[in-house]
This is a predicted structure of a 1488-nucleotide RNA (small-subunit ribosomal RNA) from a metagenome. The RNAcentral record of the sequence draws on SILVA.
RNA sequence: GGCUCAGAACGAACGCUGGCGGCGUGCUUCAUACAUGCAAGUCGAACGAGAAAAUUCCGCUUCGGUGGAAUAAGUACAGUGGCAAACGGGUGAGUAACACGUGGGCAACCUGCUCUCAAAUUGGGGAUAACUCUGCCAACGCGGGGCUAAUACCGAAUGUUAUCCUGACAUCUCAUGAUGAUAGGAUGAAAGCUAUUUUUUAACAAGAUGGCGUUUGAGAAGGGGCCCGCGGCCUAUUACUUGUUGGUGAGGUAAUGGCUCACCAAGGCGACGAUAGGUAGCCGGCCUGAGAGGGUGUUCGGCCACACUGGGACUGAGAUACGGCCCAGACUCCUACGGGAGGCAGCAGUAGGGAAUAUUGCGCAAUGCCCGAAAGGGUGACGCAGCAACGCCGCGUGGAUGAUGAAGUUUUUCGGAACGUAAAAUCCUGUCAGGAGGGAAGAAACUCUCAAUUUUUAUUGGGACUGACGGUACCUCCAGAGGAAGCUCCGGCCAACUCCGUGCCAGCAGCCGCGGUAACACGGGGGGAGCAAGCGUUGUUCGGAUUCACUGGGCGUAAAGGGCGUGUAGGCGGAUGGGUCAGUCAGAUGUGAAAUCCCAAGGCUUAACCUUGGGCCUGCAUUUGAUACUGCUCAUCUAGAGUAUGGGAGAGGAGAUCGGAAUUCCUGGUGUAGCGGUGAAAUGCGUAGAUAUCAGGAAGAACACCGGUGGCGAAGGCGGAUCUCUGGCCUAAUACUGACGCUGAGGCGCGAAAGCUGGGGGAGCAAACAGGAUUAGAUACCCUGGUAGUCCCAGCCGUAAACGAUGGGCACUAGGUGUUGGAGGUAUUGAUCCCUUCAGUGCCGGAGCUAACGCAUUAAGUGCCCCGCCUGGGGAGUACGCUCGCAAGGGUGAAACUUAAAGGAAUUGGCGGGGGAGCACCACCAGGCGUGAAGCCUGCGGUUUAAUUGGAGUCAACGCCGGGAACCUUACCGGGAGUGACAGCAGAGUGAAGGCCAGGCUGAAGACCUUGCCAGACAAGCUGAGAGGAGGUGCAUGGCCGUCGCCAGUUCGUGCCGUGAGGUGUUCUCUUAAGUGAGAUAACGAACGAGACCCGUGCCGCAUGUUGCCAUCAGAACCUAUAGGGUUGCUGAGCACUCUUGCGGGACCGCAGCCGAUAAGGCUGAGGAAGGGGCGGGCAACGGCAGGUCAGUAUGCCCCGAAUCUCCCGGGCCACACGCGGGCUGCAAUGGUACGGACAGAGGGCUGCCACCCCGAGAGGGGGAGCCAAUCCCUAAACCGUACCUCAGUUGGGAUCGAGGGCUGCAACCCGCCCUCGUGAACAUGGAAUGCCUAGUAACUGCCGGUCAUCAUCCGGCGGUGAAUACGUCCCUGCUCCUUGCACACACUGCCCGUCGAACCACCCGAAUGAGGUUUGGGUGAGGCAUGGUCGAAUGUUGGCCGUGUCGAACUUGGGCCUCGUAAGGAGGGUUAAGUCGUAACAAGGUG
Repeated sequence: GGCUCAGAACGAACGCUGGCGGCGUGCUUCAUACAUGCAAGUCGAACGAGAAAAUUCCGCUUCGGUGGAAUAAGUACAGUGGCAAACGGGUGAGUAACACGUGGGCAACCUGCUCUCAAAUUGGGGAUAACUCUGCCAACGCGGGGCUAAUACCGAAUGUUAUCCUGACAUCUCAUGAUGAUAGGAUGAAAGCUAUUUUUUAACAAGAUGGCGUUUGAGAAGGGGCCCGCGGCCUAUUACUUGUUGGUGAGGUAAUGGCUCACCAAGGCGACGAUAGGUAGCCGGCCUGAGAGGGUGUUCGGCCACACUGGGACUGAGAUACGGCCCAGACUCCUACGGGAGGCAGCAGUAGGGAAUAUUGCGCAAUGCCCGAAAGGGUGACGCAGCAACGCCGCGUGGAUGAUGAAGUUUUUCGGAACGUAAAAUCCUGUCAGGAGGGAAGAAACUCUCAAUUUUUAUUGGGACUGACGGUACCUCCAGAGGAAGCUCCGGCCAACUCCGUGCCAGCAGCCGCGGUAACACGGGGGGAGCAAGCGUUGUUCGGAUUCACUGGGCGUAAAGGGCGUGUAGGCGGAUGGGUCAGUCAGAUGUGAAAUCCCAAGGCUUAACCUUGGGCCUGCAUUUGAUACUGCUCAUCUAGAGUAUGGGAGAGGAGAUCGGAAUUCCUGGUGUAGCGGUGAAAUGCGUAGAUAUCAGGAAGAACACCGGUGGCGAAGGCGGAUCUCUGGCCUAAUACUGACGCUGAGGCGCGAAAGCUGGGGGAGCAAACAGGAUUAGAUACCCUGGUAGUCCCAGCCGUAAACGAUGGGCACUAGGUGUUGGAGGUAUUGAUCCCUUCAGUGCCGGAGCUAACGCAUUAAGUGCCCCGCCUGGGGAGUACGCUCGCAAGGGUGAAACUUAAAGGAAUUGGCGGGGGAGCACCACCAGGCGUGAAGCCUGCGGUUUAAUUGGAGUCAACGCCGGGAACCUUACCGGGAGUGACAGCAGAGUGAAGGCCAGGCUGAAGACCUUGCCAGACAAGCUGAGAGGAGGUGCAUGGCCGUCGCCAGUUCGUGCCGUGAGGUGUUCUCUUAAGUGAGAUAACGAACGAGACCCGUGCCGCAUGUUGCCAUCAGAACCUAUAGGGUUGCUGAGCACUCUUGCGGGACCGCAGCCGAUAAGGCUGAGGAAGGGGCGGGCAACGGCAGGUCAGUAUGCCCCGAAUCUCCCGGGCCACACGCGGGCUGCAAUGGUACGGACAGAGGGCUGCCACCCCGAGAGGGGGAGCCAAUCCCUAAACCGUACCUCAGUUGGGAUCGAGGGCUGCAACCCGCCCUCGUGAACAUGGAAUGCCUAGUAACUGCCGGUCAUCAUCCGGCGGUGAAUACGUCCCUGCUCCUUGCACACACUGCCCGUCGAACCACCCGAAUGAGGUUUGGGUGAGGCAUGGUCGAAUGUUGGCCGUGUCGAACUUGGGCCUCGUAAGGAGGGUUAAGUCGUAACAAGGUG
């Protein structure tokens, strides 16, 4: 820094599941199309007319009927007229608007019904529908003749406080004006119906009283219209406008207004975002949130808009009218083809769309609305019911007791554990559902009736009538645990773990990530966790996210300071006083609808839900105050800023002139063979005379030394000298102006290098290019050349790691030390030095800040002001659009898609063809001897094979496992048998099995068959659990081992430092073999390693003497022999010596000198057997290498189990074109051969070592003493002496082959060793390369042991002879430590880039083409409005037809703009286990 999760919510949908009830909610998509029914009527107390069925009565009758009257009935249907139909109900397409919200205004308006007040309601007229006669028509419907009524229509009269004109007055205001009173004139109304009653009449009629209505006014309430302030979306890759803005006059409207028109003026809006485009009904509210905010506008309520699409008017109080009219269009239907009808976004319902959303229900009983005087009628508003777990709320699916911890399942370390008091069982209860019975509230009115009061009107009381829901809620009884639990999850986040299956497969997954044979992550089982009639998933919103930061973020290095200045708008702004009160603060008033929300009560058994009251509604407006601060205004000031004066420094800028050194070129001289260049070379130049050197000349560019973390400039940048012009800065002291200031979106200017245009110039350097090298290649690095360019003039470009990666200004906040330019002071004769101060420029450092690094008065500290910029990485600074540019290109600047990181700083490691220090014969140096060449032996690879069993693979596999393959071993190949070669257990049951010899079978075997013998209750056979496995996994393991490591390291406790990882200690200096020690030291101590310790060896002493020893004494034997001597420890004696094996001593830098720091220690020396660890071993840290071993053994899991077990014979492991490792023997004279002669140590020995004797040429054989061993045996070679060989493929060498023997062993063919004779190969010192070694070492030389029947050139040990050369170094190979860089952390065998090739994805360009939107012209033009004429008429009103003007839907035809598609082809981009080519970057990454 992003991604992700846990929360809440929903008009939801989907999956699995589903007992009951209450209250709510239910087409979010196609404002798509609609069958059918219903959703707006009512009034006879406005009016005229007026049936029929049926029944009854009276006639007539052919007895079938028929005529009349009455009732039905002044009823039904229809008509005139009035009111309603503009409400109620639906939807959210359009609308970014005074549409909405909120607060105001109308002195610019209207208002049916209702209420209050005042006045009136006189008197006439002519028609018309219905009806009747009749015509046309498919239908809808349209006529003609005749009659008639009204509260229908029209005149007349009267007339107010109505309207207008004229005159004059009062009060008030806000400009036009308002209100009140008033005189005169003009204009202008009406309708009646009905109840009771009285009089009168034949009857109508008339009067009175009342009610309803009508007319004219005034007012009220409610409703509406218009205007204004403020508020609420995105895009600048949208920067506008001609009725546009205003005026005058006119028209129009209920009313203001460019609302419309004529004329005049040229304005208007806008960066505080106009205009344009996109999206969207707005609000109360709802969801979320700690809040501020963010999201949303379903249900309920307010407003708006719309009613198939577009337009238009009529009627009316009100509409530009959802269920009215006219026109046009699309669609559907009917038709007799002429013409007509229709509009569910009302309630149900249908089709379609869709993941998805209900009944063609009941009722007007309640609430409300319309009509009516009323009764009453109407009402898909509404009240109810139905469907849906869609949501919220409530209840239930039982309770108590119950251990043998049952069965079963799962698991197991086989003991057990878990499910689990869970179940069963026993005792109870009775909600819901079921059955039966009872059974509401919601209803009170209107009206009728009775009564009382009352003049009437009216009021009060009693009674009667009215329920869709519904026989519902509720109550009682009955029976019985009976009918009622699922879903998701269990790796971490995040509560909950095991078994099996699977084996990077199948699959999971919100993120991290699981799965490649032991998966707590997949699938299943068991168990567990959570919620529960639901549980999960998906989608969406807010939250977490302080991750757009107002509350509440940042920009040196993580994303982010504009390249720099100047300056417009804007923002911000010094001191004092006065005024004002706009902001600000306080009070009051109005409003902020209701519902919602909060609180308190109340009603449904509770809750959800509902009701009442209060609060809240954070806002707006008006008004009254306050005046500190901000604003405005007036006056004043000088501390900010500026001006004037003196002085000063400077690569500041522009122009002109001048100078010397160097380079190159030209001319001439001298001079001769090379020069030049590189890691080394070559290309190149040069005998036509170069390079070198001298003299002269020409040209261009740049200015050595001075020169400096020195100076100047806003930045870019500026460097020889002089002159001219010119900008800025610093300092000192006074005077003046009086806030004139700071910043700065746009704008304007400057702006390195490269590049571009035109013209010059061109010495050197030098892209491109050429050549030479290098290289696998080398379009590079290196070299030789070389053109643009670099330079000048004029004009563009406008970018850089334009960097201090750090915008500008002001103020404040410890210091120290340099340096540049001024000024002042002190001391001094003075130079000079010191002190203070201003302005710059560096370093170090405290507080503070910072993620850290670091910054730190030149801030990245503390504050204020202004500007610019950032919001994960990539795509991409790309595309499109616009704009600038001659071009190159610049500025502005996305998205799709993709990804879980990218990034910063620091830490620990590792690494570096970085640095430093130290060290090592598995490093070098100086040396010695080898390997690599040959032959052979041996191991490995490869190949071959029936098999050539397997493992080990740089060092650290390869004479290794294997310390010894003829059989065995043995695991491999071919073949045979089956509870098995082997262990132990259980069961049943038999009764003669079993063993051995011989023969057969067989390749072989008592495995099988035959025969014989032996044996005598042990066992064998059978069945089953099981046995067995050198089968797999060393990447499941134990143990053991190798190696780093002949290294000197690895850690801990406490403390300290750091946000932390971590550091310190353990670093540094000296020293050591050593983290050995000393000193220093925020460390002090300690542990594991090193050392000490242990073993061997070297010197001495003591002790010990058998099997050891023998000096001395005595003896014995033997040899020689003159004497005597010699030999043998053989014997006695002895333990002196050697030796044995025990115990001690000894060596410690102890002593001396020098070095070192007076240390640690080092060097030299003395003494000493030994000298600085004496020498050699053993032991050997934390850990790394998933190092090696399942084939030593052990062991988890898996696998085989008629074979992967087991047995046996034979074969193989021993093969052989070849490659590699390790050895042996040699190539010879330091030798070979022959003969003779010496000297060890350490081991081993009874299935043994074997003396000695005999036989054999020998290997060996036959006898055989001794020895279970300091007693006996195995037991030396090089060496020494003599002789020969004489430099050769030999008397070197001894491979190969032939022949004959010996030994071991059941057995030497494959395939053993030895002896003898013969044969006599390569090889004459070994290329590149490479190994080991520093002293008793290397080298040479034998001996012993291991294994072992036999078999060593192997391994381990032992002695003998016995050198050369360093006494150092870090060059090579490595190791340790410190430091540095890192893009590495599987750690350089690391990481990683680009082209090409492949697949997929989205996007861009694209000839052409389609669709939609919008705008502007032309043509046609329904219809409306205005007006003229005409027809008709008794008059008036209305009307028909024609014309003119104007508005104008719609259709059609052009143009512009915007958006979305299709597309040949083209460009780049992204993603994708193992493609190609190179090696660009990260270490100095090998050319920073």